[in-house]
Context: one part of a larger RNA
RNA sequence: GGCACACGGCGGAUGCCUUGGCGCUUAGGGCCGACGAAGGGCGUGGUAAGCUGCGAAAAGCCUCGGGGAGCUGCAAACAAGCCUUGACCCGAGGAUACCCCAAUGGGGCAACCUGCCUGGGUUAAUCCCCAGGCAUCCAUACCUGAAUCCAUAGGGUAUGCGAAGGGCACCGGGGGAACUGAAACAUCUAAGUACCCCGAGGAAAAGAAAACAAAAGUGAUUCCCCCAGUAGCGGCGAGCGAAAGGGGAAGAGCCCAAACCCAGCAGAUGUAAAAGGCUGCAACCGUUGUUUGCUGGGGGUUGCGGGAACAGCCCGACCAGUUUGCAGGCUGGUCCUGGAGUAAAAAAAGGAAGACUUAGCCCAAGGGGUCUGGAAAGCCCCACCACAGAGGGUAAAAGUCCCGUAGGCGAAAAGACUUUCUCUCCAGGCUGUCAUCCCAAGUACUGCGGGUCACGCGAAACCCCGUAGGAAUCCGGGAGGACCACCUCCCAAGGCUAAACACCCUAAGCGACCGAUAGCGAACCAGUACCGUGAGGGAAAGGUGAAAAGCACCCCGGGAGGGGAGUGAAAAAGAACCUGAAACCGUGUGUCU
Numbered sequence: 001g002g003c004a005c006a007c008g009g010c011g012g013a014u015g016c017c018u019u020g021g022c023g024c025u026u027a028g029g030g031c032c033g034a035c036g037a038a039g040g041g042c043g044u045g046g047u048a049a050g051c052u053g054c055g056a057a058a059a060g061c062c063u064c065g066g067g068g069a070g071c072u073g074c075a076a077a078c079a080a081g082c083c084u085u086g087a088c089c090c091g092a093g094g095a096u097a098c099c100c101c102a103a104u105g106g107g108g109c110a111a112c113c114u115g116c117c118u119g120g121g122u123u124a125a126u127c128c129c130c131a132g133g134c135a136u137c138c139a140u141a142c143c144u145g146a147a148u149c150c151a152u153a154g155g156g157u158a159u160g161c162g163a164a165g166g167g168c169a170c171c172g173g174g175g176g177a178a179c180u181g182a183a184a185c186a187u188c189u190a191a192g193u194a195c196c197c198c199g200a201g202g203a204a205a206a207g208a209a210a211a212c213a214a215a216a217g218u219g220a221u222u223c224c225c226c227c228a229g230u231a232g233c234g235g236c237g238a239g240c241g242a243a244a245g246g247g248g249a250a251g252a253g254c255c256c257a258a259a260c261c262c263a264g265c266a267g268a269u270g271u272a273a274a275a276g277g278c279u280g281c282a283a284c285c286g287u288u289g290u291u292u293g294c295u296g297g298g299g300g301u302u303g304c305g306g307g308a309a310c311a312g313c314c315c316g317a318c319c320a321g322u323u324u325g326c327a328g329g330c331u332g333g334u335c336c337u338g339g340a341g342u343a344a345a346a347a348a349a350g351g352a353a354g355a356c357u358u359a360g361c362c363c364a365a366g367g368g369g370u371c372u373g374g375a376a377a378g379c380c381c382c383a384c385c386a387c388a389g390a391g392g393g394u395a396a397a398a399g400u401c402c403c404g405u406a407g408g409c410g411a412a413a414a415g416a417c418u419u420u421c422u423c424u425c426c427a428g429g430c431u432g433u434c435a436u437c438c439c440a441a442g443u444a445c446u447g448c449g450g451g452u453c454a455c456g457c458g459a460a461a462c463c464c465c466g467u468a469g470g471a472a473u474c475c476g477g478g479a480g481g482a483c484c485a486c487c488u489c490c491c492a493a494g495g496c497u498a499a500a501c502a503c504c505c506u507a508a509g510c511g512a513c514c515g516a517u518a519g520c521g522a523a524c525c526a527g528u529a530c531c532g533u534g535a536g537g538g539a540a541a542g543g544u545g546a547a548a549a550g551c552a553c554c555c556c557g558g559g560a561g562g563g564g565a566g567u568g569a570a571a572a573a574g575a576a577c578c579u580g581a582a583a584c585c586g587u588g589u590g591u592c593u
Stems, first nucleotide, its partner, number of pairs: 001592009015578001016543002020514002022511009031166002039100003042055003046078002050074002061094006070082003105114003115134007136163002138160007170201001171199005181188001185235001211218002222249005232240002253496003260298010276285002278328006303474001305439004309433006316335007337427005349422006356415003360409003366382004371378001383400002385389001391403003445469007455481001476491005530537002550577001553564004
């Protein structure tokens, strides 16, 4: 030195475990912010470094409810206290809430510096201290006011629960790649993806047919399952990829513009007197009237075309008005009747009842054993409950020990919901005529150039944009995949609209999901330590024991560490702590050279 065996050290695999993750189901909830958010800084405890909580009223204050014996967080200890006059704890509502941050009096290298006004405190007075206010833009109302007469620009004041800033994911819009695939690559693909920007909300978007269809019909939108990897598109390569229709979820429909009428304002026209003033008769007035534009109110909203206008018929009561009187008509108001309603079509508030959410409460039934064991829930014996034998815990494996479970009960306060009442709003209808008027214009449409549609210019419709041109008003117009005819369907160029659908959070539950190199990056004080100027990158790290009972005391040693003693079932469980593999390092014995 090799090998073998034994015993150790180091090491932390493996097994077992789970406080943490991952995915899904069901139900509920969903914006916050100048009333100062999100996110931070700094403080705050008797002792107090960190975390958590809180804010100079600082691990807290007040009220109301729950609860019922202990309490002063994680987290020991000492000290000092609180509590059946109900503490701690849980829930609801309030108070306080330093400084930074949209940050907003001004400034600034965030958490700092420094003003003005009003009021107050203190002082002999100043200084100083406290409270409130003072940014910008927008809207509304008003004041003031240049060049320049009026005016306008500009300046200012007041009011505003106006804006701003934030939000993982989801949503709409404006922009918009490349790697890659095509076994190269350019059309194509990746992909309208990633990413950037803007905007909105608890959802968003879409949405009440100028739609589909096909000789039969459907009847807004959205989402799911089929249709179907079909029809198609495609260097007809790679690949992309519908719709109708069927079955479901949900279900809801409405308002304007215009014609016409009325009122107000402005313009035009008209005059020695007339067309007019709702109609008839009489009187009276006449810059009344007519017309154009604007504003407001009524009216009106459709494709069996609708509406206006005109005519006819049927219509509750009362009062007022209509230049005056009478009659008719019309308009307005009140009541009755009918309808509707705060999610759209107008909008605000209150009462009652009920169920729900945010704390909770009640809840059956087992004992014995000198059986094993450290420990009984295991085993044996004999019982019991069960609308409860889900699950977790308890020294091991418990229906009957604890928490629970089945089942049942519960809210002073706040929230949201349903029903109802108060309340609020609306109300002429039908028929006929089609001669007259209206039915959304730089629009539809066309040429050219693009985009988007599953559809790559193609036979390329439909939809959208740029550019040039440029209609019609129902005897009108669009569509049915070039185009034309017939036929059918539908009314563009204005707008609103819940639910079903997406995502996140919470609660309950589930898993042929993981079990510490796995599962989230993070089971542990993790977006931490650490790295980087920065954007950004980004770990490692779980387990004594049933219970600290965490080794009093003695010995060796400077200590570390160890030996006794003691605890414990076990210390070969001693905190470098369950198990404790291998590599690696030793000691002893044997053997070989």

Annotation:
Large-subunit ribosomal RNA, domain I from a metagenome, 593 nucleotides, folded computationally. It matches the Rfam family "Bacterial large subunit ribosomal RNA".